Predicted 3D model of a 344-nucleotide part of an RNA (large-subunit ribosomal RNA, domain IV) from a Dehalococcoidia bacterium.
The organism belongs to Dehalococcoidia, within Bacteria.
The RNAcentral record of the full RNA draws on ENA.

[in-house]
Context: one part of a larger RNA
């Protein structure tokens, strides 16, 4: 000086991005527990009390002698209950300490919000998470040699299954819902018409025949699918408008005008995990609050299974506050135990 502990006067988060980190909590009984809620939970809610040891005592639970009563006479049956051992549940009185769960192990607690319903998983070895997953929802393909996946291919999985089965995509428990657009893309239907490929001759490897590789000619006409074309489909990709002007204070615009569009954004939520301008304005907490928490809406650039808004439980989550305790700090000090290094 460093590492790992201990102990610290007031005062308690003044530390610091942040109570990080390290006090505190802490067992057992019994008292008592709130919003809220899916009626399970929430709960060990929160909060308090009591706990050692020594006489004396009551009560409960086991055993079951002796008596006694009955007796089909039995190692029978009631009945009363003497004693002994252990236990539970009390009740009185002292006795010691600072302390009685005397060591040791062993929850701090609460209020509000944000995400994700849950428990689970996950970047072996900087990320455990609001990321995956997940019952539950919902479209889609598949009628069995199933779709589909692995393989060149036999073959095998799907499945010794059979539409209440199996495969893919999307969403993510529950509750209240999930508006408008089919114009582009896609995907399913349709086939009247447009548009289209190969299919054709000839030469030829050995005497004909027929003709592989190639080399050559080729006008039309008929020629699938797929494309044009019709229609359908959003829990399929995806999209969901501008300009003007209007009320008897002003402001504002239910109102009307106009140009575009396949439609011009419903609910519901909103400066939010999403707001740039911004520390937006107001309230609320604080002596002060770029955070938080409640409003408001001008929504830069929220919004409805790339799912919208709630939610009770949960969570080593993330934010923000309070109690309670604390060497985090004011502001240090002492002290052990290792190391380091300095001399022998």
């Nucleotide at each position: 000086u460093c590492u790992u502990c201990g102990u610290u006067a007031a005062g308690g988060a003044a530390c610091u991005c942040u109570g990080c980190a390290a006090u505190c909590u802490a067992g057992c009984u019994c008292c008592g527990u709130a919003a809220c809620u899916u009626c399970g939970g929430g709960a060990g809610a929160a909060g308090g009390a009591g706990c050692g040891c020594c006489c004396c005592u009551g009560g409960g639970g086991g055993u079951g002698a002796a008596g006694g009563a009955c007796u089909u006479c039995g190692c029978g049956u009631c009945c009363u209950g003497a004693g002994c051992a252990c236990u539970c549940c009390g009740g009185g009185g002292g006795c010691c300490g600072c302390a009685g769960u005397g060591a040791g192990c062993g929850g701090g607690c609460c209020c509000a919000g944000g995400c994700g319903a849950c428990u689970g998983u996950u970047u072996a070895a900087c990320a455990a998470a609001a990321a995956c997953a997940c019952a539950g929802g919902u479209c889609u393909c598949u009628g069995c040699u199933a779709a589909c996946c692995a393989g060149u291919a036999a073959u095998g999985g799907g499945a010794u299954g059979u539409a209440u089965a199996g495969g893919g995509g999307c969403u993510g428990a529950c509750g209240c819902c999930u508006g408008c657009c089919c114009a582009g893309u896609g995907c399913c239907g349709g086939a009247a018409g447009g548009u289209u490929a190969a299919g054709g001759g000839g030469c030829g490897a050995g005497c004909u025949g027929a003709g592989a590789g190639g080399c050559u000619c080729a006008a039309a006409c008929c020629g699938a699918a797929g494309c044009c074309c019709c229609g359908g489909u959003g829990a399929a990709c995806g999209g969901c408008g501008g300009c003007c002007g209007u009320a008897a204070c002003u402001a504002u615009a239910a109102c009307g005008g106009u140009c575009c569009u396949a439609a011009g954004g419903u609910a519901g939520c909103g400066a939010a995990a999403u707001u740039c301008c911004u520390u937006g304005u107001c309230g609320g907490g604080u002596a002060a609050g770029u955070u938080c928490c409640g409003a408001c809406c001008c929504g830069c650039a929220c919004g409805a299974a790339u799912g919208g808004c709630g939610u009770a439980a949960c969570g080593a989550u993330c934010u923000g506050g309070g109690c309670g305790c604390u060497g985090u700090c004011u502001c240090g000090a002492c002290g052990a135990a290792g190391a380091a290094c300095u001399c022998g």